[in-house]
RNA sequence: UCGGAUGGUUGGGUCAUCGCGCUGGCUUCGUAAGAAGGUGGUGAGGAAAGUCCGGGCUCCACGAAAACACGACGCUGGAUAACGACCAGCAGAGGUAACUCUAGGGAAAGUGCCGCAGAAAAUAUACCGCCUUCGGGUAAGGGUGAAAUGGUGCGGUAAGAGCGCACCGCGCUAUCGGUGACGAUAGUGGCAGGGCAAACCCCGUCGGGAGCAAAACCAAAUAGGAGUGGAGAUAUCUGUUUUCGGAUUCCACUCGGGUAGGUUGCUAGAGCCUCAUAGUAAUAUGAGGUCGAGAUGGAUGAUGAUCAGUCUUUGACUACAGAACCCGGCUUAUAGACUAUCCGACGCA
Numbered sequence: 001u002c003g004g005a006u007g008g009u010u011g012g013g014u015c016a017u018c019g020c021g022c023u024g025g026c027u028u029c030g031u032a033a034g035a036a037g038g039u040g041g042u043g044a045g046g047a048a049a050g051u052c053c054g055g056g057c058u059c060c061a062c063g064a065a066a067a068c069a070c071g072a073c074g075c076u077g078g079a080u081a082a083c084g085a086c087c088a089g090c091a092g093a094g095g096u097a098a099c100u101c102u103a104g105g106g107a108a109a110g111u112g113c114c115g116c117a118g119a120a121a122a123u124a125u126a127c128c129g130c131c132u133u134c135g136g137g138u139a140a141g142g143g144u145g146a147a148a149u150g151g152u153g154c155g156g157u158a159a160g161a162g163c164g165c166a167c168c169g170c171g172c173u174a175u176c177g178g179u180g181a182c183g184a185u186a187g188u189g190g191c192a193g194g195g196c197a198a199a200c201c202c203c204g205u206c207g208g209g210a211g212c213a214a215a216a217c218c219a220a221a222u223a224g225g226a227g228u229g230g231a232g233a234u235a236u237c238u239g240u241u242u243u244c245g246g247a248u249u250c251c252a253c254u255c256g257g258g259u260a261g262g263u264u265g266c267u268a269g270a271g272c273c274u275c276a277u278a279g280u281a282a283u284a285u286g287a288g289g290u291c292g293a294g295a296u297g298g299a300u301g302a303u304g305a306u307c308a309g310u311c312u313u314u315g316a317c318u319a320c321a322g323a324a325c326c327c328g329g330c331u332u333a334u335a336g337a338c339u340a341u342c343c344g345a346c347g348c349a
Base pairs, nucleotide, nucleotide: 001345002344003343004342005341006340007339008338009337010336012307013306014305015304016303017302018301020043021042022041023040024039026037027036028035029034045320049331050330052329053328054327055326056325057211058210059209060208062245063244064243065242066241067240068239070207071206072205073204074203075089076088077087078086090104091102092101093100094099105202106201110200111199112196113195114194127142128141129138130137131136150168151167152166153165154164155163169191170189171188172187173186174185175184176183177182215264216263217262218261225255226254227253228252229251230250231249235248236247237246271290272289273288274287275286276285277284278283308318309317310316311315
């Protein structure tokens, strides 16, 4: 200098005029309710998007225990309010490497699938080929295929084959290291023909339901309305069943009547920032500081000037995109600008 990998910050700023929402004071008028004026502070995001997970919170006559169904997760350890997300490791795969990915328990409990091609895809077989005493032997070579009695080499054989041996692979055992997943070493065995469980299944762990249009309160009004059918205390009760405790009706249809308003929920939090300690880290503890929208047909805008960045330089362009109860994650979209560490190549000193 170029290429690559993994993170982080930002993503328009400033001034003036006018205008909006919330909120705290002040002045004037008014008995009060309230009205008018003026002023301080503040006002969309890293994803606010998706609604994919986990919770906080609210409600449900239901509550406790167990089992089942259904759903989710699945290597080990840690951290968290919790999670399927996060951190650190192990194993496998990809990459020269930095690094990235994994729906990562069990195939020796059972069932099922592996099309076509090929002789044959499991009750394994023999197409070409090789040997032959012509009875037969063979699976080393070739072909098919994603996959064909584990691979390479030597010996041996009529020709061959774990037939034998060495090394590798695989199974089992022991020792050592590690919290653990697992790793290393040694011994032993010719050795179950493989793959798929993101196939059914087995094993282990977790899980009530519904959701801010949840709900609570106030005001107003009406009719605590009428009828039919069914279930019914041996009943019903927010997955089902059982046991225990507790509570009191439930469902459908028809006719008819009232309301649609206001307030709360609604933003001071598992909050944010800085420092210290512990830890590889995620994070935890402590100290100090700080208060950043709460709208409700739904505010945060318009104009002018100037600065910043880029370019094809009389000028043009400047991304993705807007809160609606809140928080921790994930996923997706993003013009650019800045920055840290690491890997590789080339060159110079």
This is a predicted structure of a 349-nucleotide RNA (Bacterial RNase P class A) from an Alphaproteobacteria bacterium. The coordinates come from a structure-prediction model, not an experiment, and the mean pLDDT is 77. Lineage of the source: Bacteria > Pseudomonadati > Pseudomonadota > Alphaproteobacteria.